[in-house]
Predicted 3D model of a 1425-nucleotide RNA (small-subunit ribosomal RNA) from Huanghella arctica. The RNAcentral record of the sequence draws on ENA, Greengenes, RefSeq and SILVA. Model confidence (mean pLDDT): 85 of 100. NCBI's taxonomy places the organism under Bacteria, Pseudomonadati, Bacteroidota, Cytophagales, Huanghella.
RNA sequence: UAAUACAUGCAAGUCGAACGGUGCAGCAAUGCAUAGUGGCAAACGGGUGCGUAACGCGUAAUCAAGCUGCCCCUCACUGGGGGAUAGCCCGGCGAAAGCUGGGGUAAGCCCGCAUAGCACCAUGACCUGGCAUCAGGAUAUGGUUAAAAUCUUCGGGUGGUGAGGGAGGUGGUUGCGUCUGAUUAGCUAGUUGGCGGGGUAAGGGCCCACCAAGGCGAUGAUCAGUAGGGGAACUGAGAGGUUUGGCCCCCACAUGGGUACUGAGACACGGACCCAACUCCUACGGGAGGCAGCAGUAGGGAAUAUUGGGCAAUGGAGGCAACUCUGACCCAGCCAUGCCGCGUGCAGGACGAAGGCGCUCAGCGUUGUAAACUGCUUUUGCCCAAGAAGAACGGUAUCUGUGCGCAGGUAUGUGACGGUAUUGGGUGAAUAAGCACCGGCUAACUCCGUGCCAGCAGCCGCGGUAAUACGGAGGGUGCAAGCGUUGUCCGGAUUUAUUGGGUUUAAAGGGUGCGUAGGCGGGUUAGUAAGUCUGGUUUGAAAGCGGGUCGCUCAACGAUCCGAUGUGGCUGGAUACUGUUAAUCUUGAAAUUGUUGGAGGCAGCCGGAACGGGUCGUGUAGCGGUGAAAUGCAUAGAGAUGACCCAGAACACCAAUUGCGUAGGCAGGCUGCUACGACUGAUUUGACGCUGAGGCACGAGAGCAUGGGGAGCAAACAGGAUUAGAUACCCUGGUAGUCCAUGCCGUAAACGAUGAUUACUGGCUGUAUGCGCAUCAGCGUGUGUGGCUAAGGGAAACCGGUAAGUAAUCCACCUGGGGAGUACGCCGGCAACGGUGAAACUCAAAGGAAUUGACGGGGGUCCGCACAAGCGGUGGAGCAUGUGGUUUAAUUCGAUGAUACGCGAGGAACCUUACCCGGGCUAGAAUGUGCGUGAAGUGUUUGGAGACAGACACGUCUAGCAAUAGACACAAAACAAGGUGCUGCAUGGCUGUCGUCAGCUCGUGCCGUGAGGUGUUGGGUUAAGUCCCGCAACGAGCGCAACCCCUGGAAUCAGUUGCCAGCACGUGAUGGUGGGGACUCUGGUUCGACUGCCUUCGCAAGGAGAGAGGAAGGAGGGGACGACGUCAAGUCAUCAUGGCCCUUACGCCCGGGGCGACACACGUGCUACAAUGGCCGGUACAGCGGGUCGCUACUCCGCAAGGAGAUGCCAAUCUCGAAAAGCCGGUCACAGUUCGGAUUGGGGUCUGCAACUCGACCCUAUGAAGCUGGAAUCGCUAGUAAUCGCACAUCAGCCAUGGCGCGGUGAAUACGUUCCCGGACCUUGUACACACCGCCCGUCAAGCCAUGGAAGUCGGGGGGACCUGAAGGUGCCCUUAAGCAAGGCGGCAAGGGUAAAACCGGUAACUAGGGCUAAGUCGUAACAA
Repeated sequence: UAAUACAUGCAAGUCGAACGGUGCAGCAAUGCAUAGUGGCAAACGGGUGCGUAACGCGUAAUCAAGCUGCCCCUCACUGGGGGAUAGCCCGGCGAAAGCUGGGGUAAGCCCGCAUAGCACCAUGACCUGGCAUCAGGAUAUGGUUAAAAUCUUCGGGUGGUGAGGGAGGUGGUUGCGUCUGAUUAGCUAGUUGGCGGGGUAAGGGCCCACCAAGGCGAUGAUCAGUAGGGGAACUGAGAGGUUUGGCCCCCACAUGGGUACUGAGACACGGACCCAACUCCUACGGGAGGCAGCAGUAGGGAAUAUUGGGCAAUGGAGGCAACUCUGACCCAGCCAUGCCGCGUGCAGGACGAAGGCGCUCAGCGUUGUAAACUGCUUUUGCCCAAGAAGAACGGUAUCUGUGCGCAGGUAUGUGACGGUAUUGGGUGAAUAAGCACCGGCUAACUCCGUGCCAGCAGCCGCGGUAAUACGGAGGGUGCAAGCGUUGUCCGGAUUUAUUGGGUUUAAAGGGUGCGUAGGCGGGUUAGUAAGUCUGGUUUGAAAGCGGGUCGCUCAACGAUCCGAUGUGGCUGGAUACUGUUAAUCUUGAAAUUGUUGGAGGCAGCCGGAACGGGUCGUGUAGCGGUGAAAUGCAUAGAGAUGACCCAGAACACCAAUUGCGUAGGCAGGCUGCUACGACUGAUUUGACGCUGAGGCACGAGAGCAUGGGGAGCAAACAGGAUUAGAUACCCUGGUAGUCCAUGCCGUAAACGAUGAUUACUGGCUGUAUGCGCAUCAGCGUGUGUGGCUAAGGGAAACCGGUAAGUAAUCCACCUGGGGAGUACGCCGGCAACGGUGAAACUCAAAGGAAUUGACGGGGGUCCGCACAAGCGGUGGAGCAUGUGGUUUAAUUCGAUGAUACGCGAGGAACCUUACCCGGGCUAGAAUGUGCGUGAAGUGUUUGGAGACAGACACGUCUAGCAAUAGACACAAAACAAGGUGCUGCAUGGCUGUCGUCAGCUCGUGCCGUGAGGUGUUGGGUUAAGUCCCGCAACGAGCGCAACCCCUGGAAUCAGUUGCCAGCACGUGAUGGUGGGGACUCUGGUUCGACUGCCUUCGCAAGGAGAGAGGAAGGAGGGGACGACGUCAAGUCAUCAUGGCCCUUACGCCCGGGGCGACACACGUGCUACAAUGGCCGGUACAGCGGGUCGCUACUCCGCAAGGAGAUGCCAAUCUCGAAAAGCCGGUCACAGUUCGGAUUGGGGUCUGCAACUCGACCCUAUGAAGCUGGAAUCGCUAGUAAUCGCACAUCAGCCAUGGCGCGGUGAAUACGUUCCCGGACCUUGUACACACCGCCCGUCAAGCCAUGGAAGUCGGGGGGACCUGAAGGUGCCCUUAAGCAAGGCGGCAAGGGUAAAACCGGUAACUAGGGCUAAGUCGUAACAA
């Protein structure tokens, strides 16, 4: 949970001392048993929580409106008769249950009679009391009503009747309290009251007849939903919230419903009758039954026990009693379900054992004094023995007392639990530990496995190869016979706020006013005492709770005493405050008068400008419109212009940061009507006030209705553009509408996002309008309307006498986001729509203010070959090279926007080499230690592609006599291997980029709740956060700059291999030689440049100047140098390194191949396309560098590459070596060429073990594309670009056109900062913060979920109407001597039926929107204007 259904047994009987009988025992007396009559009980006890929102319960009252068996007290009585009927006997019917006829019979059964009062009735009159009706008492007369006996020890006991009282019980009534929903607002016909009657124990519409029309309700009626109520329990600081299981009190119910009977008491759980459902029996005619008593069964369920023992105790019924009955109760059984207590041992014990686990692994740490081991203890367990209390009664016997009822003593008897508790003895550490957790919250950490998998998860969140978060393990932590999980309640949550919250922007002020109820309300006096305060009193059951004491060994538990609590009642007092009554006051409020103000409202009249239109005129080709156009208008005369006329709408200037109005709102002028505010003095009323749920009124725009009006504007619509599209933005048109009248609508960012009212609170400064003073500046004082602020407030932004401050009163509203202001219902509306206003479901947020960044098709300032101005390129061609792709056995790997792509690679034919194929090795190719052997080593040779394996020969080192030692080589075993395998997202180091951009920070102070700010912003200046000035900042650090290097001038020192002016020698010639240090040069040390000087601008910093001086001028040029950081940028293949992986292979060796492939695509380059050129000849001038396995002069040979010889040089000495462009001369004349050189043939050279795949170079021949390169794009600001050559690294050689340097020749241009790109600072906005390559919206498509509507369909409860109507009681009739019963009729009535309507719920074709869901579609609406 199923108030679901129940097999079986038991749960209420007892009395023979009320009665007759019957049976049994006995010789009998008598005893025992008992169906029936009779009495009492069965209305208690026990169960359950269906119903009930109610006087049901709680609490306090009340009945003068009641009843009460058994019990107690008091008074009186208990006399004498009669009658029937069960049982029994004889019959009948029935299957049964049972029914029935006749006969006879007893009583404490039934009925008369007698007696009777203080009872009851009638009448009369008295006393006392009461809120009324009345009550109590006393009393007179008359009337009415009683009884039962039985036992006895003969004393009496127990009964019976009447009356009064008590106790306990029970009935009625009332105040107050008692759940949710207003999307339930109206309900009510016996309804509300009255009169009379009936009924009851009793009041009452409880029932009936008649009369009246009432009664209830926003202080929530009615309806719907839910629910037994309380004591109490849990929780909480409390206030409160939640709960009603155990125990106690009350209520209700007993299969569903109705009814009465009996009785003191019932409308009766184990009684009756009837209806209904169900079950069972049946001979089909008819009967029986009610576990929500105790056990038990089925069923339901996540889930809940024994068909036990006993009446020994407590309690109950009957009885004189013994006693009987008692599933109440006492016990036992089951369940760690809860609470409490106890144990599973205690002490010692380090080589810190073994094992496990971990690690930085010869070892250490930890488990851990833990174990072993030694000593000790014995609760508990087991065994043996003893063994309760709970027992008091009662009966019998006897004693004592006695009021004769009885009381007490002694003896005897009574235990389910139970041989239990308990005690003693014995035994032996013996019999006894688990569960959860260890990311944070939250006490407790490591290893392995796994790899967004498997899984965890209370919230945040873990898991994608190093997981304290998953699983296992070791270790640890917390609890412990338990521990976790789940569910529920309170708490934390001041997160529904009474205590104790809020509403400018977070959710939240009603659009505004008037005003009803209500709430709140000025001064004084008096009364009252309702609130309030206080004393007394009464009640608030017990249990429970708190404290003390006591009892079970302790505790749980229990006993007892005290206390506390449970909103109450009665009563005395107080009177400050509130209320109320009366009176009074003037300051709140209002009124009158005066002054004054305004776009306040309504109506009428009038005006000018402009737009548009009409007519006429002038006039000619366009007008109009836009970013640009087109649609449109126009030669049928537009546009423009002039005159006149028409129409509608709106009112420029004045005009304001202004004024008025409650809000919406109000603007040309004048007039009329009307309303209002402010001020000043006086007068008047005398609290008349404030707020305001409902209500009423007003209420922009749009919209609706009817009728007008219609110039301009302009949704819709049409066309033209724009666009990928463009149902938009722009343009040309254009209808509703905008205007007027009348009536609706009733919304808004109706905003100050700030309700109304009152009081109080420091200043400055405007302005509108009053008044006063003053006299002209102004000052003061009101009312409005602005700005800035003190205090204070606020999360901050901000507010700050116009509060968002300090207080008070009243109203409205809020309670996470979405769903949703939606659905349904109701109300309003002509409609549109408005008002009220949810839930399911879903999310872990949504949001406010501010901060720092980032970003912006925001702003300001400023830089940079960023653009512009220039010069030269790339993109087209051929080739080189790198990359993608493709291919392949392999085409090893990495790098991928800028910041990959002539990059790692500063040298791929083998090697390199990491790839592929094949052949081999397995402690391995290398290194160390190393037994041992041998000098080292050299040569020859076999097999094989080689690795490798083998053979032979030679050689015999140094020291020492030797042993031995040493160098070198080989090298067994063993220990350390090895890996270019993976992870750059585990790392170090190094590097790229922003960026050589000018920034990035810190200490202290100050400001801010804080993030953070200030400093670092500002004004200037600079290449610069460079410097100056200012400043709540003052300083400092990393960056900038400087210090370093190269280069440019000079001085000085030094002077070879360099240099050569002068001197000398020498040569065909040459610094060749002597010599020299002057010069150049070399390379050390110094000087020099600082806006120092001048002019000028500027406070300064600093700027400007074809200034002076100077080799150089404002950083002279160049380099090195790269802040905090960013890109999980790059690199595990330089190196190093954690982890993982391979170990006869992912290691190692070798041969060959590949890295060089080739339809294509891209990047970077070279060479060109030519005459500023090509070719031929002649001729001039560098610098950086390199060189002994090298560079090589010179000579010879070869056309040449080169070869042969030979010399110098370890290099300022010798050499590479020629520089080239240039210059001089010649030739070519615009041609695919004497341009261009690709491609290919042939022949060679060199390097190398080896040039097939796959080298470079030379000669010869060949002579392709290409005639300046589309869109687009790159570099460069001066010794730069462009152009010319030279050297070097790597390297045997070279695929170098690359890289890195060097020098030669040597320009053009920069107005400028609008634009593109990147960057810096300030500021602004932001819904961004993996930061715009951000965020994010809606439709559509897909899946899932819940919900709304819906023809229909199914179900539910309730009400009304009608029909029928059992039992029963009731009225009448009938009947009778009278009465009862039976019967008839009527009304009532459970139930059944019929028809209709409403309500609630389920389901449903179809349908609507909503929510959710890694990577769907379309667009780009919002966040930057």